[in-house]
RNA sequence: GGCGGUGUAGCUCAGCUGGUUAGAGCACGCGACUCAUAAUCGCGGAGUCGGCGGUUCGAGUCCGCCCACCGCCA
Numbered sequence: 001g002g003c004g005g006u007g008u009a010g011c012u013c014a015g016c017u018g019g020u021u022a023g024a025g026c027a028c029g030c031g032a033c034u035c036a037u038a039a040u041c042g043c044g045g046a047g048u049c050g051g052c053g054g055u056u057c058g059a060g061u062c063c064g065c066c067c068a069c070c071g072c073c074a
Base pairs, nucleotide, nucleotide: 001073002072003071004070005069006068007067010026011025012024013023019057028044029043030042031041032040050066051065052064053063054062
């Protein structure tokens, strides 16, 4: 340099063929339970969906460029 893949909450990931509110588990905070801790149960906070632009009534999802990481080829 060429080709391909990945990028969504603090971490690991889901999100089908664009569709109206973006989710799960773990972690974290508060509460319940306990003499107390852990476990368990309940509630809650946390997101420019890598960036910019485009298509569309509507984009995490489609298109273009760029960035980061991984793999293959040279």